[in-house]
Context: one part of a larger RNA
Molecule: large-subunit ribosomal RNA, domain IV
Organism: soil metagenome
RNA sequence: CUCUGGCUAAGGAACUCGGCAAAUUAGCCCCGUAACUUCGGGAGAAGGGGCGCCUCAUUAGGGUGUUAAAGCCUGAAGAGGCCGCAGUGAAAUGGCUCUGGCGACUGUUUAUCAAAAACACAGGUGUCUGCUAAGCCGCAAGGCGAUGUAUAGGCACUGAUGCCUGCCCGGUGCCGGAAGGUUAACAGGAGGGGUCAGCCGCAAGGCAAAGCUCUGAAUCGAAGCCCCGGUAAACGGCGGCCGUAACUAUAACGGUCCUAAGGUAGCGAAAUUCCUUGUCGGGUAAGUUCCGACCUGCACGAAUGGCAUAACGACUGGAGCACUGUCUCGGCCAGAGACUCA
Numbered sequence: 001c002u003c004u005g006g007c008u009a010a011g012g013a014a015c016u017c018g019g020c021a022a023a024u025u026a027g028c029c030c031c032g033u034a035a036c037u038u039c040g041g042g043a044g045a046a047g048g049g050g051c052g053c054c055u056c057a058u059u060a061g062g063g064u065g066u067u068a069a070a071g072c073c074u075g076a077a078g079a080g081g082c083c084g085c086a087g088u089g090a091a092a093u094g095g096c097u098c099u100g101g102c103g104a105c106u107g108u109u110u111a112u113c114a115a116a117a118a119c120a121c122a123g124g125u126g127u128c129u130g131c132u133a134a135g136c137c138g139c140a141a142g143g144c145g146a147u148g149u150a151u152a153g154g155c156a157c158u159g160a161u162g163c164c165u166g167c168c169c170g171g172u173g174c175c176g177g178a179a180g181g182u183u184a185a186c187a188g189g190a191g192g193g194g195u196c197a198g199c200c201g202c203a204a205g206g207c208a209a210a211g212c213u214c215u216g217a218a219u220c221g222a223a224g225c226c227c228c229g230g231u232a233a234a235c236g237g238c239g240g241c242c243g244u245a246a247c248u249a250u251a252a253c254g255g256u257c258c259u260a261a262g263g264u265a266g267c268g269a270a271a272u273u274c275c276u277u278g279u280c281g282g283g284u285a286a287g288u289u290c291c292g293a294c295c296u297g298c299a300c301g302a303a304u305g306g307c308a309u310a311a312c313g314a315c316u317g318g319a320g321c322a323c324u325g326u327c328u329c330g331g332c333c334a335g336a337g338a339c340u341c342a
Base pairs, nucleotide, nucleotide: 001337002336003335004334005333006332007331008330010328011327014326019323027051028050029049030048031047036041038160052082053081054080055079056078061074062073063072064071083087095321096320097319098318099317100316101315102313103312107119108118123158124157125156126155127154128153129152135144136143137142161308162307163306164305166238167237168236171235172234173231174230175229176228177227180226181225182224187219191215192214193213194212195211198207199206200205239257240256241255242254243253266300267297278294279293280292281291282290
């Protein structure tokens, strides 16, 4: 010097990203216990007091046992007394409170850097499925679903509970519709080509039936698409400019352009706010964090749910009490290493 422990004057978070770590607290009995609340909780809330041993005393009482007992087990409360610095005498054995955010909760997770606000969840909603169900695995046979049957099963989204969940169907998707348009194979076969019996020609060559063969227009032709409707707890979307009130400011009001419709309730500098340490209030001597408001929402917003919410959380932000070697700022002690010698 390193590590692991123990103690430490005065101060007591001044340390630090942050009270990280450590300390405090701790058991049993009694008293006492707030806001809030889903009336269960919150709660061991918080905050106080007692605790050993001896005598009364094999206490009162309770249990067992019995006809009744004895015996055995358990066992307050009280009175008097004794000792120590100290009686849950060692060990084991909650620190507490106030206030936000997120997630309702108990659970689950990155075996080996993440335990969470992520996943799940009960509850809610939509949608598919009538049974040889839908869906899934398999080439198939077959199996799961299910020895179930719509109060069932699959899929998707949301995520207890409370109050609620606005407007838009133009685009995309899905569902329904079938009149018209488009349209594949198939059907169809107008027409054209090849071949050559034959015919014409002196020849070169030309014409050319049947058959075989290559091709092939019109026409016909389902779903789909176009089209017509519906549907947003389907994917999604939810405006701009100008003017106006008897100070000023602001604009309930008016005008105009565009749109499928122009963001309702609630919330809001927020896990979302760039400007920004916004402004005001609170807390501090001093507060880029925190809490309460305001609303100018760069760029909240209603099941990609909105806003509240008791309880819960090894979650996360802020504040306080207690407590401390975290610190001012160090010091001492013990053990194990390191180091020296053997």